[in-house]
Context: one part of a larger RNA
RNA sequence: CCCUCGUUUAGGAACUCGGCAAAUUGACCCCGUAACUUCGGGAGAAGGGGUGCUCCGCUACGGUGUAGGGCUUCGCCCGGCGAGCGCGAGGGGGUUGCAAUGAAAUAGGCCCAGGCGACUGUUUACUAAAAACACAGGGCUCUGCUAAGUCGAAAACGACGUAUAGGGUCUGACGCCUGCCCGGUGCCGGAAGGUUAAAGGGAGGGGUUAGCCGCAAGGCGAAGCUCUGAACUGAAGCCCCGGUAAACGGCGGCCGUAACUAUAACGGUCCUAAGGUAGCGAAAUUCCUUGUCGGGUAAGUUCCGACCUGCACGAAUGGCGUAACGAUCUGGGCGCUGUCUCAACGAGGGGCACU
Numbered sequence: 001c002c003c004u005c006g007u008u009u010a011g012g013a014a015c016u017c018g019g020c021a022a023a024u025u026g027a028c029c030c031c032g033u034a035a036c037u038u039c040g041g042g043a044g045a046a047g048g049g050g051u052g053c054u055c056c057g058c059u060a061c062g063g064u065g066u067a068g069g070g071c072u073u074c075g076c077c078c079g080g081c082g083a084g085c086g087c088g089a090g091g092g093g094g095u096u097g098c099a100a101u102g103a104a105a106u107a108g109g110c111c112c113a114g115g116c117g118a119c120u121g122u123u124u125a126c127u128a129a130a131a132a133c134a135c136a137g138g139g140c141u142c143u144g145c146u147a148a149g150u151c152g153a154a155a156a157c158g159a160c161g162u163a164u165a166g167g168g169u170c171u172g173a174c175g176c177c178u179g180c181c182c183g184g185u186g187c188c189g190g191a192a193g194g195u196u197a198a199a200g201g202g203a204g205g206g207g208u209u210a211g212c213c214g215c216a217a218g219g220c221g222a223a224g225c226u227c228u229g230a231a232c233u234g235a236a237g238c239c240c241c242g243g244u245a246a247a248c249g250g251c252g253g254c255c256g257u258a259a260c261u262a263u264a265a266c267g268g269u270c271c272u273a274a275g276g277u278a279g280c281g282a283a284a285u286u287c288c289u290u291g292u293c294g295g296g297u298a299a300g301u302u303c304c305g306a307c308c309u310g311c312a313c314g315a316a317u318g319g320c321g322u323a324a325c326g327a328u329c330u331g332g333g334c335g336c337u338g339u340c341u342c343a344a345c346g347a348g349g350g351g352c353a354c355u
Base pairs, nucleotide, nucleotide: 001350002349003348004347005346006345007344008343010341011340014339019336027051028050029049030048031047036041038173052095053094054093055092056091063085064084069077070076071075096100109334110333111332112331113330114329115328116326117325121133122132137171138170139169140168141167142166143165149157150156174321175320176319177318179251180250181249184248185247186244187243188242189241190240193239194238195237199233200232204228205227206226207225208224211220212219213218252270253269254268255267256266279313280310291307292306293305294304295303
């Protein structure tokens, strides 16, 4: 000097990003316990008091119960008197010490307010335990059984199940609710018309040449074979017509207007598929911003309550509340302390130096 511990005057969070760490509390019995609440809780809420030994004391109540007695007589009843055995609350008196759950060990600090997630659970084996995942509950959708779905083939699973079942997907207890838009994309339904493949069809065209014409060069050229090939017929799909948002998603701008000012219930206009409803709101979302006002502090970029100018909340990518719960996050208070003012001493272990 380091590590792990112990103790400490006065103060008591002044430390620090932050009470991190440490300290406080702690057992049993009794008294007593608020808001709120889903009436279960909250609650060990909080906050108080007691605890040794000894005598009254073979204490009281209660437990177990043999002996004894009776009878409807051998297994029931009565009585609870009284032995024995354990259990021993409560009350009163006394008594010791600084101190009585006297030593050792073990053994909640508490309260208030808010965010998130209902809860118990699960998770990054080895830097993250959470507000993430799951969850019961809710919805949509597919699937009629050789089910849908999973699957390279087969087999198998689904399921020795059968729509109160199984698969997919979203939301996430509970309470109050879940608005408008189907123009785009998706899905579902429709089939009149347009478009459209293979295939069918075979108008027409080309090659070849028996033959014919021609003095020749050459020309024409049936059948067959062969190379092509127009019209026409032709499904789903797409176009088209509807539906569907707890499908993917989306949910405006400008100008004017009221007996002070300000503001605009009101009017005009442009655009749109429709222009954000309820609720909430400087929020886990607010840039400007430490917004403004109030509370708390002597002093508060955090916190709580409001306001609404929502850069850029908003309704199952759920909205807003919510008792209980949380090694969760944020702010405040009481208690308590070497966290600190400011350090000191001691113990054990290690390191270094000297010997």